[in-house]
RNA sequence: CCGUGCUAGACGGGGAACUGGCGGUGCCCUGUAACCCGCAAUCCGCCUUAGCGGGGUCGAUCGCCUUUCCGAGGUGCUUCGGUUUGGCGGUGGCAGUCGAGCAAGUGGUGAUGAAGGCUGGGUCCCAUGCAAUGGGAAGAUGUGAAUCUGGUCAGGUCCUGACGGAAGCAGCCAUAAGCAUUCUCUCCCAUGUGCCGUGGGGUUGCCUGGCUGGAGCAAACUACCCGGCGGCGCCGUUGGAUCGGGCAUCGAAGGAAGGUGCACGG
Numbered sequence: 001c002c003g004u005g006c007u008a009g010a011c012g013g014g015g016a017a018c019u020g021g022c023g024g025u026g027c028c029c030u031g032u033a034a035c036c037c038g039c040a041a042u043c044c045g046c047c048u049u050a051g052c053g054g055g056g057u058c059g060a061u062c063g064c065c066u067u068u069c070c071g072a073g074g075u076g077c078u079u080c081g082g083u084u085u086g087g088c089g090g091u092g093g094c095a096g097u098c099g100a101g102c103a104a105g106u107g108g109u110g111a112u113g114a115a116g117g118c119u120g121g122g123u124c125c126c127a128u129g130c131a132a133u134g135g136g137a138a139g140a141u142g143u144g145a146a147u148c149u150g151g152u153c154a155g156g157u158c159c160u161g162a163c164g165g166a167a168g169c170a171g172c173c174a175u176a177a178g179c180a181u182u183c184u185c186u187c188c189c190a191u192g193u194g195c196c197g198u199g200g201g202g203u204u205g206c207c208u209g210g211c212u213g214g215a216g217c218a219a220a221c222u223a224c225c226c227g228g229c230g231g232c233g234c235c236g237u238u239g240g241a242u243c244g245g246g247c248a249u250c251g252a253a254g255g256a257a258g259g260u261g262c263a264c265g266g
Stems, first nucleotide, its partner, number of pairs: 001266006009058003012030004020047005035055005063260007073250006080244012093232002096229004101224001104222003108217002116212008124201006130194002132191006139182005149174004157166003
């Protein structure tokens, strides 16, 4: 150096999360020449030699191991910056709205007399009268009793020698309670009643009359001023999301250097 057979090892790796920890399934990144089956997120399997079980292929090389460079990507921190979105507070910013004021402007009103003053009436309250309406009573009218109401009582009954008398059904008339109607008149009660009257009270407000007075009154709109409210903006403060910077940490793929077993035969 060549051949044969083995063995170590390889047949992906990494980040976050989970976990006492490790690995896996799931998520994300990288990457491919990236074996197959079974298990598994309220998980599965293990314990620093830290997936387990079964099978297959390659095999000391183009492989594998160690170190190093670069570095996709992830994670943590950041009183660093940008964008964005909430909370709270503030605000001589802006527009709005509500309330109070003022009376400069517009409009209104006022010499056919404003404000103010005096005086009366109404509206309001109390009492009362009248009316209206409703109810009740009384009254009026009608009806109204087999018998226990009245009158008259045919017939019939009873008493009597007779004259005569007595009780009395039906009928008729009248009437009681009751019922019905009416209410013109009388009395009582009531009222979501009244362009009604009388007396008294009150007069804050509103309406209105008279007298006086002699120029304002009023505040709709605009302007101005004050206050409240919420919105937008701005400022401060405090959170979240996202992008970038910085620091730390893990780190795929890729580059470089070094190392790389045993047996037999030639």